[in-house]
Order: sequence, then C1' cells, then structure tokens
RNA sequence: AUAGCGGCAGCUAUCCUAUCGCUCGACCCUUUUCGGCCGAGAGGAAAGUCCGGGCAGCUCGAGCCACCAUGCUUCCUAACGGGAAGAGGCCUCGAGGGUAACCGAGAGGUCAUAGAAAGCGCCACAGAAAACAUACCGCUGACCAUGCAAGCUCUGCAUGAAGCAAGGGUGAAAACGCGGGGUAAGAGCCCACGACGUGUCCCGGCGACGGGCGCGAUGGCAAGCCUCAUGGGCUGAAAGACCAUGUAUACCGACACGCCUUCGGGCAGCAGGCCGGCUCGCCUGCACUGUCGGGGGGUAGGUUGAUAGAGACCGUCGGCGACGGCGGCCCCAGAUUAAUGAUAGGACACGACAGAACCCGGCUUACAGGCUACGCUAUUUCU
Repeated sequence: AUAGCGGCAGCUAUCCUAUCGCUCGACCCUUUUCGGCCGAGAGGAAAGUCCGGGCAGCUCGAGCCACCAUGCUUCCUAACGGGAAGAGGCCUCGAGGGUAACCGAGAGGUCAUAGAAAGCGCCACAGAAAACAUACCGCUGACCAUGCAAGCUCUGCAUGAAGCAAGGGUGAAAACGCGGGGUAAGAGCCCACGACGUGUCCCGGCGACGGGCGCGAUGGCAAGCCUCAUGGGCUGAAAGACCAUGUAUACCGACACGCCUUCGGGCAGCAGGCCGGCUCGCCUGCACUGUCGGGGGGUAGGUUGAUAGAGACCGUCGGCGACGGCGGCCCCAGAUUAAUGAUAGGACACGACAGAACCCGGCUUACAGGCUACGCUAUUUCU
C1' cells in the first nucleotide's frame, strides 16, 4: 500500500421534480365555519416498559419488624441499579528472578467484586475420606506380643497388635505449598521461604488498596438461608384541573295541600252505597303531594394538562475523563379515531430495523448499505 475480518467505537439512515391531499401555526376575507396564501411536520432506536427523575393525585405522629432493591473505591449527575477514572481478583501470553513452591515489568480479555475467622445448610458420581476427618493400595513395625534360627540376652527373619498420611489411586475440589531438618516410617512436628487472612502499628495514597513489620489459622458455595451497610409510602396522563346542553334530581323559596304513626296502619275529611231525611254504625273509592322559580353535583361534549426544555447548535475556559462554567445564536411534530400520505416522472450505491401519544436522563433489544477511526490476519514493495 492492497485485500479480508472484527466490535454492539463514532457519523449517516435513498435522493430530486411536479400535481393532489392530511395535521398544526401566522396572516388576509369574513360574525365563525368555509376559502386564500405562507411556513413547519417521526427515530436512532419513536420499541421493550427494565431503572431513575420531573409532574400529579391519594395517604401520612414516631419507631421497630416484615418485604423489595442495591453491594470494591472516588468522582459525574436532578437522580439512578446509569456513566467516567481507578483498585483488586480470574483467564491467555510473558522479558526476567528463584533449587523449588512461587514472584513477575508489560500486553490482551473478563468480573453483580461487602462478609465463609457469627451461625445453619449443601458439595452429584467416583472415592477410605467432601470437613468434630479418614485408610483401599501402600510405608513402618522403633516400643510390645508370638514363632523360627542349638536361642536366655544381643542380632536377624516372619506374623500380629500398633504407628503413619509421604507416595499411588478417586474426584470439579483431598485437609496449605516447596526446600531442609527430623523419624522406625512419617507429619507445620520444627526451621527458612512462598501463598492466604488479619492489625488501636509504620510508610505511600482522598479512597479502594499497595509496601513493610507483627500475629494467626487454613477446602468451596452467600446468583442457598443468613449477617452487615445503604435506599425504598402507594398510584400513573385512562394522573389531575376547568367549562358544561338536554333529561332526571339532592337542596331552597312562593302558592296550594288535614293529623298521628312502630310505615303495617289508625283517626278525621270528601264522594257513593246499605237508606227517602237526620243521628250512629258498616262497606267501597279518593288524597298523603302538586305547580312555578332558584340551584349544587354530575353524564354526553369541549378546553387544559401538552410540548421553551435538567433544550439544540457554535465558540471559549476548567477537568485524564464522565461532565461543568461563561458567552453567542436558534425554536425544532403536537394529533385525539388520532396528520406526517398518494400518484406520475427521473437518478443511483436499488434503500435495513422500524413509526411520536405527558416529558426528560439511562439501560437493553432490532437494524441493509455507506463514510471515518482503531485492532487483527494475509500478500506485495521499500528501508
């Protein structure tokens, strides 16, 4: 240099012309509608609705328990379970150091990474044993017992009691590792070193932590229960606020309307009948609310919430960075049966995933093609 590959790096996300429509806004005509004219009109994820916040309603004396979430450090942020920069662990490679265990500059990848030395629980199969250790093969058999060697002692051999956990074997994992001492054989049994944990200690760092010194014990799992720390009231724009036709109606006033009630009825009244009249009694029917005016809540419907905001872009300053300060400039969908489209022609690289519905910050998921940067591989050329 060319070609290929890669990640969820960054940017982009078919374009142009004409005609006819749709939603919103300004202006003109008009009382308004209608009409005319001009302008604007989906995304990087508008998606999943997973996390956080704004906003709103309801609730709320305080505390504890329960429940849920988070979990190395510092920082960023309105906030977060998000992000940035670090620390540490693990995996791959590894200059080099060491007898070895092991250490290790550096490169790449990866991690939900508090506590297993508070307690409980679990660890399949295999294996002697999976955690108060244990003994299949094996090693020893010093001490003790028995037998043999003429054999009482010494010595040797064999067997047993007994000792051991070094080696083998099993397993994902084996009771710290390695070197030496020690021993009958062995063992942190002892020593040095190494791995690990820890501290009212020293040094460095804001801190996680690192280095040193001292001390200490030794399996793993907390994405099993649990412990510790921190946070969490519930609901969700179909939230909420405002206006309000018709019909019905709570309530109030005026007029008319007999009283009481346990609401079943009783008394009284009026009309009729028994009965021609009067009195008493009995039976049947009627009324127990109506008219007019005012008036609150609320249904249909409408307005609002609702798009000027933790806003976009540019410059500059601070910061390793996430991000922040200052200055300039701009306004960038707002529908509610729900607009953002259709037709015709043209261009090329022939067009993916997909469409707002209260707003914002993240995360996750989907995605054809193009451009840029980076990393890796192969080939070629030059030094």